[in-house]
RNA sequence: ACCAGACAAGGGCAAACCUCUCGAAAGGGAGGGACGCAAAGUCUCCGGUCUACAGGGCUUCGGCCCCAGGAUAGCGGGACUGCCAGA
Numbered sequence: 001a002c003c004a005g006a007c008a009a010g011g012g013c014a015a016a017c018c019u020c021u022c023g024a025a026a027g028g029g030a031g032g033g034a035c036g037c038a039a040a041g042u043c044u045c046c047g048g049u050c051u052a053c054a055g056g057g058c059u060u061c062g063g064c065c066c067c068a069g070g071a072u073a074g075c076g077g078g079a080c081u082g083c084c085a086g087a
Base pairs, nucleotide, nucleotide: 003086005084012037013036017032018031019030020029021028022027035074041080042079043078045077046076047075048072049071050070055066056065057064058063
């Protein structure tokens, strides 16, 4: 250095839920809190999934359907970077 995550060590992150807040929503942020995670560090390039403001179509005018410009990195794939120890 590559590979892999056995044995350890120091630790790290933080699901659900609650409070406040942003957002049309999905969901995000802050604080509390731990389900878990060896990349649960970062990035939407590919696929999946979620939402539907705006837009389009329909309408019995109540709404219904389609659709990401949105979201999800803790849904996979991919890219970049990284602690430790070395079976």